About this RNA
The part of an RNA shown here (small-subunit ribosomal RNA, central domain) has 348 nucleotides and comes from an uncultured prokaryote. Model confidence (mean pLDDT): 86 of 100.

Context: one part of a larger RNA
RNA sequence: CUGGGCGUAAAGCGCGCGUAGGCGGCUCUGUAAGUUAGGAGUGAAAUCCCCGGGCUCAACCUGGGAACUGCUCUUAAGACUGCAGAGCUAGAGAUCGGCAGAGGUGAGUAGAAUUCCUAGUGUAGAGGUGAAAUUCGUAGAUAUUUGGAAGAACACCAGUGGCGAAGGCGACUUUCUGGCUCGUAACUGACGCUGAGGUACGAAAGUGUGGGGAGCAAACAGGAUUAGAUACCCUGGUAGUCCACACCGUAAACGAUGAGUGCUAGACGUUUGUAGGUUUACCUAUGGGUGUCGCAGCUAACGCAUUAAGCACUCCGCCUGGGGAGUACGGUCGCAAGAUUAAAACUC
Numbered sequence: 001c002u003g004g005g006c007g008u009a010a011a012g013c014g015c016g017c018g019u020a021g022g023c024g025g026c027u028c029u030g031u032a033a034g035u036u037a038g039g040a041g042u043g044a045a046a047u048c049c050c051c052g053g054g055c056u057c058a059a060c061c062u063g064g065g066a067a068c069u070g071c072u073c074u075u076a077a078g079a080c081u082g083c084a085g086a087g088c089u090a091g092a093g094a095u096c097g098g099c100a101g102a103g104g105u106g107a108g109u110a111g112a113a114u115u116c117c118u119a120g121u122g123u124a125g126a127g128g129u130g131a132a133a134u135u136c137g138u139a140g141a142u143a144u145u146u147g148g149a150a151g152a153a154c155a156c157c158a159g160u161g162g163c164g165a166a167g168g169c170g171a172c173u174u175u176c177u178g179g180c181u182c183g184u185a186a187c188u189g190a191c192g193c194u195g196a197g198g199u200a201c202g203a204a205a206g207u208g209u210g211g212g213g214a215g216c217a218a219a220c221a222g223g224a225u226u227a228g229a230u231a232c233c234c235u236g237g238u239a240g241u242c243c244a245c246a247c248c249g250u251a252a253a254c255g256a257u258g259a260g261u262g263c264u265a266g267a268c269g270u271u272u273g274u275a276g277g278u279u280u281a282c283c284u285a286u287g288g289g290u291g292u293c294g295c296a297g298c299u300a301a302c303g304c305a306u307u308a309a310g311c312a313c314u315c316c317g318c319c320u321g322g323g324g325a326g327u328a329c330g331g332u333c334g335c336a337a338g339a340u341u342a343a344a345a346c347u348c
Stems, first nucleotide, its partner, number of pairs: 004319003007302002012316001014201001016199002021194003025088007033081002035077008049065006091191001092188002095185001096183002103177002106174004114150004119145003125136002162169002206247006215241002220236004258315006266293012297304002321348003330341004
């Protein structure tokens, strides 16, 4: 380089935006760079190949031919790609109208529960477990009632339900705000797809500074269990969990399935638009989303199956036996923890 792959065998970047680049809808005209055909020049000799010749043969030497698949010039063609010009509306976008939604951000508010404090009633236990003990309680606990404070989370609704690019998002009201989808008319006229680098976001844990701290709870302490018990169980309990700002940049970040486009049997749900009918919650048609099954096809099988892992195209990423190793060294980033990029010896 050619070739084969990436759901589970090695392999899809955690996920967007986007630069360069790659690729790119329909029609017409021109051009002739790519492309195709013809011609000319050149492509040293030797080598390789073919037909011969010479050393007794062969290696070797040698004559002729072919070849040198290339490059340059020239003539022509005009389908396809490119370039230039003109046009189109099926891609894409923006306008108008409307719906649904835990999409995001800031502010405010409510109720249940928990813990603590105050006060009343009340008396000897409470708590916890397989059983106990540590623990709390006559300085009045537990239980119950009144009042107050604090922080965190939002029961029911709730659903193989909805929204978001992913991470993720769930009390109520409100401010600002993103996106998807549908409808109809008119508008722009290929403005598109992907995307090396780059850059925004990115659960939990962790870090820095300052707050906050009810419950829970790494570490830690004690009680049990046990041969031991640095555990499982119990009683406590600090970081942390919460907020603001700043970092970190990783996860089985999973659908273990990159993005986009076109094509390819059906059936049954569910959600959300539009139109019509009947009528007051259903039916029919047609869109968008999300599920369950299932044919063709695919697959090593499992299974996937219009939300493909089917049939094709474009672009990016990644894989190449196991271990050593996602490690060492070096670089970059980070306050650190560490992250990222990423070998080899050796060994089977």